[in-house]
RNA sequence: GCCUCCAUAGCUCAGUGGCCAGAGCGCCCGCCUUGUAAGCGGAAGGUCGAGGGUUCGACUCCCUCUGGGGGCU
Numbered sequence: 001g002c003c004u005c006c007a008u009a010g011c012u013c014a015g016u017g018g019c020c021a022g023a024g025c026g027c028c029c030g031c032c033u034u035g036u037a038a039g040c041g042g043a044a045g046g047u048c049g050a051g052g053g054u055u056c057g058a059c060u061c062c063c064u065c066u067g068g069g070g071g072c073u
Stems, first nucleotide, its partner, number of pairs: 001072007010025004018056001028042004049065005
């Protein structure tokens, strides 16, 4: 230098054009317990990496950039 994959909640990841953007774990509150853990219930938590384009509509498709992983030379 070229090719390719990834970037979504604190962490690990779903979500391949429209429905309110979700799950598990974690954090917080409550129930249970003599108490702790476990278990059960609930709440909070998001610029969907950045900018632009296509579209009536974009986390999703296209372009560029940034960061990371892998491959080739």